[in-house]
Molecule: SAM riboswitch aptamer (S box leader)
Organism: Anaerolineae bacterium
RNA sequence: CACUCAUCAAGAGCGGUGGAGGGAUCGGCCCUUUGAAACCGCGGCAACCCCCGGAGCCCCGGGAAGGUGCUAAGUCCGCCAGAACCUGAUGGUUCUGAGAGAUGAGGA
Numbered sequence: 001c002a003c004u005c006a007u008c009a010a011g012a013g014c015g016g017u018g019g020a021g022g023g024a025u026c027g028g029c030c031c032u033u034u035g036a037a038a039c040c041g042c043g044g045c046a047a048c049c050c051c052c053g054g055a056g057c058c059c060c061g062g063g064a065a066g067g068u069g070c071u072a073a074g075u076c077c078g079c080c081a082g083a084a085c086c087u088g089a090u091g092g093u094u095c096u097g098a099g100a101g102a103u104g105a106g107g108a
Base pairs, nucleotide, nucleotide: 003106004105005104006103007102008101013042014041015040016039017038021031022030023029026078027077028076043071044070045069048067049066050063051062052061053060054059075100080097081096082095083094084093085092086091
């Protein structure tokens, strides 16, 4: 990183270095010198891989040593399509789906 499958309304932060950006992209709206990104240390959350038990199919219950991941805001919200409702309205709200993205497990 092409591709496949699953999940994404919950949960969980302090310190050191650093010194201006960050929240993927675009628009919005936020966070940030009361210290951004990044790196390091120590915690924590969760339970994808993993382990144990049960079931028989891919489920249920339990665990957390190890491999990842995560630790502002629903994936922060929207973007494309459809439906319902509201509106004087080209507008708005809600829901569903798609697309994009993230993470894991496969996979060449």